[in-house]
Context: one part of a larger RNA
RNA sequence: UUGGGCGUAAAGAGUGCGCAGGCGGUUUGUUAAGUUAGUGGUUAAAUCCCAGAGCUCAACUCUGGGCCAGCCACUAAAACUGGCAGACUAGAGAUUGGGAGAGGCAAGCGGAAUUGCCGGUGUAGGGGUAAAAUCCGUUGAUAUCGGCAAGAACACCAAAUGCAAAGGCAGCUUGCUAGAACAUUUCUGACGCUGUCGCACGAAAGCGGGGGGAGCAAAGAGGAUUAGAUACCCUCGUAGUCCACGCCGUAAACAAUGGACACUAGACAUUGGAAGUAUCGACCCUUUCAGUGUCGUUCUAAAAAAGCUAACGCGAUAAGUGUCCCGCCUGGGUAGUACGGCCGCAAGGCUAAAACUC
Numbered sequence: 001u002u003g004g005g006c007g008u009a010a011a012g013a014g015u016g017c018g019c020a021g022g023c024g025g026u027u028u029g030u031u032a033a034g035u036u037a038g039u040g041g042u043u044a045a046a047u048c049c050c051a052g053a054g055c056u057c058a059a060c061u062c063u064g065g066g067c068c069a070g071c072c073a074c075u076a077a078a079a080c081u082g083g084c085a086g087a088c089u090a091g092a093g094a095u096u097g098g099g100a101g102a103g104g105c106a107a108g109c110g111g112a113a114u115u116g117c118c119g120g121u122g123u124a125g126g127g128g129u130a131a132a133a134u135c136c137g138u139u140g141a142u143a144u145c146g147g148c149a150a151g152a153a154c155a156c157c158a159a160a161u162g163c164a165a166a167g168g169c170a171g172c173u174u175g176c177u178a179g180a181a182c183a184u185u186u187c188u189g190a191c192g193c194u195g196u197c198g199c200a201c202g203a204a205a206g207c208g209g210g211g212g213g214a215g216c217a218a219a220g221a222g223g224a225u226u227a228g229a230u231a232c233c234c235u236c237g238u239a240g241u242c243c244a245c246g247c248c249g250u251a252a253a254c255a256a257u258g259g260a261c262a263c264u265a266g267a268c269a270u271u272g273g274a275a276g277u278a279u280c281g282a283c284c285c286u287u288u289c290a291g292u293g294u295c296g297u298u299c300u301a302a303a304a305a306a307g308c309u310a311a312c313g314c315g316a317u318a319a320g321u322g323u324c325c326c327g328c329c330u331g332g333g334u335a336g337u338a339c340g341g342c343c344g345c346a347a348g349g350c351u352a353a354a355a356c357u358c
Base pairs, nucleotide, nucleotide: 003330004329005328006327007312008311012326014201015200016199017198021194022193023192025088026087027086028085029084030083031082033081034080035077036076037075038074039073040072041071042070043069048066049065050064051063052062053061054060091191092188093187094186096183097182103177104176105175106174107173108172109171110154114150115149116148117147118146119145120144121143125136126135162169163168206247207246208245210243211242215241216240220236221235222234223233258325259324260323261322262321263320266295267294268293269292270291271290272289273288274287275286276285307314308313331358332357333356340351341350342349343348
């Protein structure tokens, strides 16, 4: 609970697709469901309102009149909403063209580094720390040169950069594939927006059986530190991290800000496209479309305006002004728990209280 809200106080679902539903551009005709007006009927009486009357007044009682509103029927109106028929192009989509991008999937290739192994040189240390020790090393380490192997990640470029619905995406090449921006005609002709349920995707960790395993490293072991040290530091080190497949479905999944559309001074930077100017050509410059960002501090003023906000701050990428749709909140604890249900191999996830207490 017909209210007020959701950046930080409780509150935007992690993200998308989308059935139903809700909402929906310009215009013509028609209809009359919604809507509006009128008439009739009905909605018992009492009650209520108005006028009057009776109990000495009043309460109370009696008589007469009556509004609003609901439903049914009829008549009328046709602006708006809806229905039907037709038309349009500003929304939406498609076509064509040249560009941008770490968008996705698969295959192949590359160099640096690391570790291990083999060989050469070489000798007593190395490693590690605040200092040490555990540890490695005369069975020859560390260092250095050559070779081989393996796995994982891609320095510089690199940026306030770019792409993607989100999670996320970075060596190079090729193949397949998705989306967005711009320009130019042309085409369809409202085909749109949102979206309970549903479906799909969804970091890391974790799970299953199989492979792989260089480095790193939960657990574990040892050395230190310390009153202790189940830690921080050091030496090792197993799952895991990697691959293919199948699950899990959660995160401070954050911009703590749902999506769409319209409107409301600017300045600067940057990415992509286009046009103009200029030029032999390009760069530069100007305009425009789409994206990504910034506009912080002090005194008397200016130093993003208006507006909003409890303040911080937001400020055309709104938290401003409006419309539509969805999700969510309603004191703290108990508790995102119990129970039940659904899902999962499990871990657990989703849904979700109460007693009691302050």
Model confidence (mean pLDDT): 83 of 100. Small-subunit ribosomal RNA, central domain from a Candidatus Parcubacteria bacterium, 358 nucleotides, folded computationally. Rfam family: Bacterial small subunit ribosomal RNA. Its family is annotated with ribosome and structural constituent of ribosome in the Gene Ontology. The sequence was found in a public genome assembly.